This is a predicted complex of two RNAs, RNase P RNA and transfer RNA, with 484 nucleotides together. Model confidence (mean pLDDT): 80 of 100.

RNA sequence: ACGGCCGGCCGGGCGACCGCGGACGGCGGGAGCCGUCUGAGGAAAGUCCGCGCUCCCCAGAGCACGACGCCGGGUAACACCCGGGCGGGGUGACCCGCGGAAAGGGCCACAGAAAACGACCGCCUCCCGCCUGAUGGGCGGGCGGUGAGGGUGAAAAGGUGGUGUAAGAGACCACCGGCGUCGGCAGCAAUGCCGGCGGCCAGGCAACCCCCGUCGGGAGCAAGGCCAAGCAGGAGCGAAGUCCGUUCGCGGACGAGGGGCUGCUCGUCCCUUUGAACUCCGGGUAGGCUGCACGAGCGGCGCGGCGACGCGCCGUCGAGAUAGAUGGUCGCCCACGCGCGGCCUUCACCGGCUCCGGCCGGUGAGGCGGCGCCGGACAGAACGCGGCUUACAGGCCGGCCGUGCGU
RNA sequence: CGGGGUGUAGCGCAGUUUGGCAGCGCACCGCGUUUGGGACGCGGGGGUCGGCGGUUCAAAUCCGCCCACCCCGACCA
Numbered sequence: 001a002c003g004g005c006c007g008g009c010c011g012g013g014c015g016a017c018c019g020c021g022g023a024c025g026g027c028g029g030g031a032g033c034c035g036u037c038u039g040a041g042g043a044a045a046g047u048c049c050g051c052g053c054u055c056c057c058c059a060g061a062g063c064a065c066g067a068c069g070c071c072g073g074g075u076a077a078c079a080c081c082c083g084g085g086c087g088g089g090g091u092g093a094c095c096c097g098c099g100g101a102a103a104g105g106g107c108c109a110c111a112g113a114a115a116a117c118g119a120c121c122g123c124c125u126c127c128c129g130c131c132u133g134a135u136g137g138g139c140g141g142g143c144g145g146u147g148a149g150g151g152u153g154a155a156a157a158g159g160u161g162g163u164g165u166a167a168g169a170g171a172c173c174a175c176c177g178g179c180g181u182c183g184g185c186a187g188c189a190a191u192g193c194c195g196g197c198g199g200c201c202a203g204g205c206a207a208c209c210c211c212c213g214u215c216g217g218g219a220g221c222a223a224g225g226c227c228a229a230g231c232a233g234g235a236g237c238g239a240a241g242u243c244c245g246u247u248c249g250c251g252g253a254c255g256a257g258g259g260g261c262u263g264c265u266c267g268u269c270c271c272u273u274u275g276a277a278c279u280c281c282g283g284g285u286a287g288g289c290u291g292c293a294c295g296a297g298c299g300g301c302g303c304g305g306c307g308a309c310g311c312g313c314c315g316u317c318g319a320g321a322u323a324g325a326u327g328g329u330c331g332c333c334c335a336c337g338c339g340c341g342g343c344c345u346u347c348a349c350c351g352g353c354u355c356c357g358g359c360c361g362g363u364g365a366g367g368c369g370g371c372g373c374c375g376g377a378c379a380g381a382a383c384g385c386g387g388c389u390u391a392c393a394g395g396c397c398g399g400c401c402g403u404g405c406g407u
Numbered sequence: 408c409g410g411g412g413u414g415u416a417g418c419g420c421a422g423u424u425u426g427g428c429a430g431c432g433c434a435c436c437g438c439g440u441u442u443g444g445g446a447c448g449c450g451g452g453g454g455u456c457g458g459c460g461g462u463u464c465a466a467a468u469c470c471g472c473c474c475a476c477c478c479c480g481a482c483c484a
Stems, first nucleotide, its partner, number of pairs: 001403010012333007020039008041378001045389002048387005053220004060266004065216005070084005085098005099211002104209002106205003120150002122146003126142007158176006177201002179198008224290004233281004241254005255273007283483003297316008337373004342368003346365008408480007417433004427464001435451005457473005
């Protein structure tokens, strides 16, 4: 210099004028007016996870269902983050993936003999028949053996060499690879290393069922609480009574029925026993306050930790709209982009000249000033918070890797 | 603001549960029939399965992310 990897941050600035929401103060009988301060984001988004908060007359047990999944840690919690392990990719910085397939079920289209109970061709012994140049060979058929060779497929039953055999094969042996198991060492662990034993050689899919482990009650701020205003109720479903007391209104017990615990059962609670709850139709209001802005808050410093993060001290308060305020116009400026023209240097190419040292001109690339034009990306709070994911013009900073050159 | 559902040919829909060549009806095109048209008969064409990734040998189907459309939800008696 070129190419690349990772992390962090910003994402217009200043001024004038005109508007909008909120808080505070002042004026005014009121409508309202004036002044000061303040007013979107890194994603406010998608609503995909996890929580806080609130209600469901506390949530208990079991089943079902759902989510997650190497190990350790962080955290209020997580599908997030950090550190480590193993496997894969890349020359590298670095990136991607993650329980169990020897518990069981299921699937593996087409092709293929066989998709996990493997004989199509081939090879081989034996038997039968025929031919022959005849203790042999060839052809055809049959009972079998064989997973070594061919071929199919996305995927074919460890690899190499040997022994062995009729031919073969972990059938057996040596080495290599994998798996299981036992022991030792290191580590909290995942796991790694070493040694012994076992021929054990075991296909893939769990983003199919399933197994193991962990976690999860449901609904959501239109949750919920308070106040105000206003109207008109009707229909459906629907049970079983008995006993006791009684002041004769009714109350209690057992039984029965309905409903809640937002899937089921147990369990439990409430209500009814004569019109409750639930469902549907119809009616009314679509107003105010609260929840609701001090919180897992933000900034700085110090300490602990490899780190995520935690602890301590100091400072600080940074939106609350309700059909939804945070905007518009103009001027100047900083980036980016486009055009015109100038200067410089190096490189590449072309042409010309040459006293072979180079020189001149042009084109392209690069750098530095000048002028003009254009001109801000994605997007926008709606109870709050932590993450993930997605969208994003352009710019800044830091660390690292590869190649080439120079020292 | 919250909750739920759908997307397959020009239109209306199956197929997704249990992954294995993407189908049906109407519409469209050609031929026949008819004097001509319609109807009818025969034959045919037409698909990014909303988009992008992932799992798998293989995805309309399973799993993520994104897009578009549709539906429901206030309080009081």
Rfam match: Bacterial RNase P class A. By type it is a ribozyme. Rfam's curators write: Ribonuclease P (RNase P) is a ubiquitous endoribonuclease, found in archaea, bacteria and eukarya as well as chloroplasts and mitochondria.